[in-house]
Molecule: FMN riboswitch aptamer (RFN element)
RNA sequence: AGUCUGUUUCAGGGCGGGGUGCAAUUCCUCACUGGCGGUAAAGUCCGCGAGCUGGCAAAAGCUGGCUGAAUGGGUGAAAUUCCCAUACCAACGGUAUAGUCCGGAAGAAAGAAACAGCGU
Repeated sequence: AGUCUGUUUCAGGGCGGGGUGCAAUUCCUCACUGGCGGUAAAGUCCGCGAGCUGGCAAAAGCUGGCUGAAUGGGUGAAAUUCCCAUACCAACGGUAUAGUCCGGAAGAAAGAAACAGCGU
């Protein structure tokens, strides 16, 4: 250096202005935000988590399914990742219809870091 095991900590952002209305941070309008790993630096590529869901189980848990969205141009050895332009997407429950408010959630978790141990 590498592998495995354990412990601890950390691990999601965003409604501001105007309009309509009895009522909207939910509608209209101009805005605003972007989890983790991979790869030329990615919300839109590949994979994962989250979310929804079937089966098994007393439970802990195990195992399967579903799951959003990008094009054109430029640079370069290499970019659907950078730069320019114009687009698009965002679970469930609540409430005047919600990516941004409230709630499940002081939860769970992809994973990141530190420490300890095993072994070569």